c-di-GMP-I riboswitch aptamer from Geobacter sp., 84 nucleotides, folded computationally. Rfam family: c-di-GMP-I riboswitch aptamer. Rfam describes the family as follows. GEMM was predicted in a large-scale screen for bacterial structured RNA regulatory elements. Its family is annotated with cyclic-di-GMP binding in the Gene Ontology. It was read from a public genome assembly, where an Rfam model found it. NCBI's taxonomy places the organism under Bacteria, Thermodesulfobacteriota, Geobacterales, Geobacteraceae, Geobacter. Its mean pLDDT, the model's own confidence on a scale to 100, is 84.
[in-house]
RNA sequence: UUUUCGAACAGGUAAACCUCGGGUGACCGGGGGGCACAAAGCCGCGGGUCCCCGGCAGCAGCAUGGGACGGCCGGGCCAACGAC
Numbered sequence: 001u002u003u004u005c006g007a008a009c010a011g012g013u014a015a016a017c018c019u020c021g022g023g024u025g026a027c028c029g030g031g032g033g034g035c036a037c038a039a040a041g042c043c044g045c046g047g048g049u050c051c052c053c054g055g056c057a058g059c060a061g062c063a064u065g066g067g068a069c070g071g072c073c074g075g076g077c078c079a080a081c082g083a084c
Stems, first nucleotide, its partner, number of pairs: 005082002012037002017032006035071001041077003045074003048069005055062002
């Protein structure tokens, strides 16, 4: 110095919920909040879940297209600190 790992230190992020705004919606952004997180930083590549338009069908479903979720999992990229 790097990798692994996650003690300590300094910090960081911010669930549910409330509120304001955006969106057909899933959901997203600002403020409050404090469940949790060593990548809960970034990326829709794979899986998964969710939303929407039209079509087939007419009970329920089926296929296609578009979208959302990174705090659902896998993967990729970047990164603070330095005990065992």